[in-house]
């Protein structure tokens, strides 16, 4: 320098040909259970999808630029 992959809740990830309220597990908080703790069960809060533009009636999902991480080649 060229090219490829990844970047979605605190953490690990799903969301595969654009469509309507963005999800799961773990974790957090509250409650139940227990003499207490753990475990278990119930409920609940939390992200607008790395950032900026663009296309579209509509984009996490397409295009461009850009930032961060990883990799291949030279």
């Nucleotide at each position: 320098g060229a090219c490829c992959c990844c970047g979605u809740a605190g953490c690990u990830c799903a969301g595969c040909a654009g469509g309507a309220u963005a999800g799961a597990g773990c974790g957090g908080c509250a409650g139940a259970u227990u003499c207490c703790u753990a475990a278990u069960c119930u409920g609940u809060a939390g992200g607008c999808c790395g950032g900026a533009g663009g296309u579209u009636c509509g984009a996490a999902u397409c295009c461009u630029c850009u930032c961060g991480g990883g990799g291949u080649c030279g």
A computed fold for a 74-nucleotide RNA from Rhizomicrobium sp., annotated as transfer RNA.
RNAcentral records the identical sequence in 2 taxa.
The coordinates come from a structure-prediction model, not an experiment, and the mean pLDDT is 80.
It matches the Rfam family "tRNA". Gene Ontology term of the family: triplet codon-amino acid adaptor activity. Rfam classes the family as a transfer RNA.